[in-house]
Model confidence (mean pLDDT): 85 of 100. The RNA shown here (transfer RNA) has 72 nucleotides and comes from a Pseudanabaenaceae cyanobacterium. It matches the Rfam family "tRNA". Its family is annotated with triplet codon-amino acid adaptor activity in the Gene Ontology. The organism belongs to Pseudanabaenaceae, within Bacteria.

Formats: sequence, C1' cells, structure tokens
RNA sequence: GGACACAUAGCGUAGGGGUAGCGCACCACCUUGACACGGUGGGGGUCACUGGUUCGAAUCCAGUUGUGUCCA
Repeated sequence: GGACACAUAGCGUAGGGGUAGCGCACCACCUUGACACGGUGGGGGUCACUGGUUCGAAUCCAGUUGUGUCCA
C1' cells in the first nucleotide's frame, strides 16, 4: 500500500426494513439465624461516527474512525 471481516447494555452475544432481545453481572423483594443456591420483579442501549435511500434504517448504500485476519 491492497483485500476481507467486525463495531448492539458493565461483559458475552441475537436480531438481515416496521416499538432492540437473551445469558451473566447489578438492584429490590421472597426464602435463611446469617451467607450461598433458588424463585419473582426491576433498572440500564440516542445499535462506533457522518451522510444517503425509504412512509419507516441497528438492518440497505457511501464515506470516516477503531479492532482483527490475509496478501505485498
């Protein structure tokens, strides 16, 4: 220098046009003498950024940034 992949909650991840979910973690309650386990409920995301397409974009397109892999 070139090619490709990825970026979604504190962490790991699903979602491939129509209100963003799951697991762990966190908080409250139940349970216990207490802790742990278990059960019930709850909070937390402007979906990396900027534009475009569309009635409507996390999702499609272009660019930027970051990370990783490969080639030179």